[in-house]
Parts: sequence; structure tokens; C1' cells
RNA sequence: AUGUUAUCAAGAAAGGUGGAGGGAUUAGACCCUUUGAAGCCUUAGCAACCCUUUACCUGUAAAGAAGGUGCUAAAUUCUACCCAGUUCUAAGCUUACUUAUUAGAACCUUAUGGAUAGAUAACUA
Repeated sequence: AUGUUAUCAAGAAAGGUGGAGGGAUUAGACCCUUUGAAGCCUUAGCAACCCUUUACCUGUAAAGAAGGUGCUAAAUUCUACCCAGUUCUAAGCUUACUUAUUAGAACCUUAUGGAUAGAUAACUA
């Protein structure tokens, strides 16, 4: 790199350095930023994936935070691709019934979803 699984509306910032950009990528919107962006360093913090302990039991639950990661503006900042179904009535067609189609009414209130992409963790040749 690839793949698998899980999570992503909660939470948590100061200082130094640096000197103009940043919010992953494309487009649009919006926002942050010389009252100092990104990057780097230090310290602090958040969380609990790995981890530690205990209980039941083989996967959960509770507690913890020394260590390995991660994170510390805004939902992963937002949008992009995917929104119908059921019933009834009338018109329409027909000898009649039915269907396509059109119009109206009622129910349902679905997207705070799914897909794609991305981020992080653990594992994976």
C1' cells in the first nucleotide's frame, strides 16, 4: 500500500517558534486567520482503540489511566448521489370491464437515513 472490523452530532488549550494561509480531495456555500494561518517544539488536558484490574463468563459489564496511538473551532463545518408507497373518486379507453395516462382527495412523515469518499484505532503479506 491492500483488505477486515469498530467508531465518527459528546469531550478537551496555553506558551514558544514561525510569518500567510487554513478548514482531506473536486465544485459551491459558510467559517477561522496579521487581535498572527499552516508547520514544528514544550507543557497541560480529553477520550478510552490497544492496555491494566475485577466480576460473571469467553464475550460482555464495571473501575482505572502507567505505557502505545489518537484528538483538543464549527456534525467528518454543510451541500453534491439515492425520496417514494397505499387507498378512493373523476376523466380517459371500451358494447362493457380492465390497463397506460391525466386531475383531485385522504393516509403515510420516511433523509438526524442509506450510498460514496475520508479520518482514527486494532488486526492483516
This is a predicted structure of a 125-nucleotide RNA (SAM riboswitch aptamer (S box leader)) from Aestuariibaculum marinum. NCBI's taxonomy places the organism under Bacteria, Pseudomonadati, Flavobacteriales, Flavobacteriaceae, Aestuariibaculum. Its mean pLDDT, the model's own confidence on a scale to 100, is 77. Its Rfam family is "SAM riboswitch aptamer (S box leader)". Its family is annotated with regulation of gene expression in the Gene Ontology. Rfam describes the family as follows. The SAM riboswitch is found upstream of a number of genes which code for proteins involved in methionine or cysteine biosynthesis in Gram-positive bacteria. The model forms 97% of the base pairs in the Rfam consensus.